[in-house]
RNA sequence: CGAGUUGGCUAGACAGUUGCCGCGCUCAAUAGAGCGGGGAGGAAAGUCCGGGCUUCAAAGAGCAGGGUACCAGGUAACGCCUGGGCGGUGUGAACCGACGACAAGUGCAGCAGAGAGGAGACCGCCAGCUUUAGGGCUGGUAAGGGUGAAAGGGUGCGGUAAGAGCGCACCGUGCGGCUAGUAAUAGUUCGUAGCAAGGUAAACUCUACCCGAAGCAAGACCAAAUAGGGUCCCGUAUGGCGCUGCUCGCGUUGGGACCGGGUAGGUCGCUUGAGCCUGUGAGCGAUUGCAGGCCUAGAUGAAUAACUGUCCACGACAGGACCCGGCUUAUCGGCCAACUCACCCA
Numbered sequence: 001c002g003a004g005u006u007g008g009c010u011a012g013a014c015a016g017u018u019g020c021c022g023c024g025c026u027c028a029a030u031a032g033a034g035c036g037g038g039g040a041g042g043a044a045a046g047u048c049c050g051g052g053c054u055u056c057a058a059a060g061a062g063c064a065g066g067g068u069a070c071c072a073g074g075u076a077a078c079g080c081c082u083g084g085g086c087g088g089u090g091u092g093a094a095c096c097g098a099c100g101a102c103a104a105g106u107g108c109a110g111c112a113g114a115g116a117g118g119a120g121a122c123c124g125c126c127a128g129c130u131u132u133a134g135g136g137c138u139g140g141u142a143a144g145g146g147u148g149a150a151a152g153g154g155u156g157c158g159g160u161a162a163g164a165g166c167g168c169a170c171c172g173u174g175c176g177g178c179u180a181g182u183a184a185u186a187g188u189u190c191g192u193a194g195c196a197a198g199g200u201a202a203a204c205u206c207u208a209c210c211c212g213a214a215g216c217a218a219g220a221c222c223a224a225a226u227a228g229g230g231u232c233c234c235g236u237a238u239g240g241c242g243c244u245g246c247u248c249g250c251g252u253u254g255g256g257a258c259c260g261g262g263u264a265g266g267u268c269g270c271u272u273g274a275g276c277c278u279g280u281g282a283g284c285g286a287u288u289g290c291a292g293g294c295c296u297a298g299a300u301g302a303a304u305a306a307c308u309g310u311c312c313a314c315g316a317c318a319g320g321a322c323c324c325g326g327c328u329u330a331u332c333g334g335c336c337a338a339c340u341c342a343c344c345c346a
């Protein structure tokens, strides 16, 4: 210098004017006015997973149903994160992983092929019989050929009629021991087994662990009316009550006290929280302890906008609606750190 990998940060800047939604103070003390201060994100999104919170349900346990699935740790919890193991990809930094069990049982497998399962013999090889010969029949075999995604370890020697883990050596593999590690797992100069019951669990299933349901339109409180209900007391129609104070008219059947439910409407839930920042301790890390500091949207027709000026590299994806932790998806660019590869120079 070029090409990359991983992690983190940022998401036009400054000033002015006019608006909108909360908050605090002052003056009014009902309406309002003034001043001060705050006002979207890294994903606020998808609503996929986990939790808080709320109501309902609920002895305990089991069944059903759903979920998760290498090991250890973190966490309120998780299907998340961190570290590690194993497998795969990449020259590498690194990245990816639907990574329990098919030797409990049941099932499934197109085409090709002789055979798709403790299987199998088409060609081939070998032996016997037969035929004038080509060839045929019977048996043995599985080294070689052929089919297929896949055909029951590999190489070599021995062995044999030909062959074959049939025997042996080495390599590989399973099991056991030992060593290292918390473990997954790895190693092994040790022992043992001739070597398998092929694939598929994104088939049923089995094993281990986890899970009550619904969601802030949850839910709680206050509570209008000629609304409607209950209990008690009083009253009985030329009356009483309501529409209007009176008359008429119309409607209705009364009046009083107390009580409970609850519609419209209002209030709360609502933002002080597994919170953020700084310092420091523990830890490889995720994370966590301690100390100090901070308060940072809270609406309910629902605000966060518009305009002007200056500048630049000319500005992406996109906006809260109970809250929080994750995952996933979208995203013009810019910055920082560590590392890798190639080339050059010393």
Base pairs, nucleotide, nucleotide: 002341003340004339005338006337007336008335009334010333012311013310014309015308016307017306018305020039021038023036024035025034026033027032041317045328046327048326049325050324051323052322053215054214055213056212065211066210067209068208069207070084071083072082073081074080085099086097087096088095089094100206101205105204106203107200108199122145123144124141125140126139127138128137129136130135153171154170155169156168157167158166172195173193174192175191176190177188178187179186180185219268220267221266222265229259230258231257232256233255234254239253240252241251242250243249275294276293277292278291279290280289281288282287312315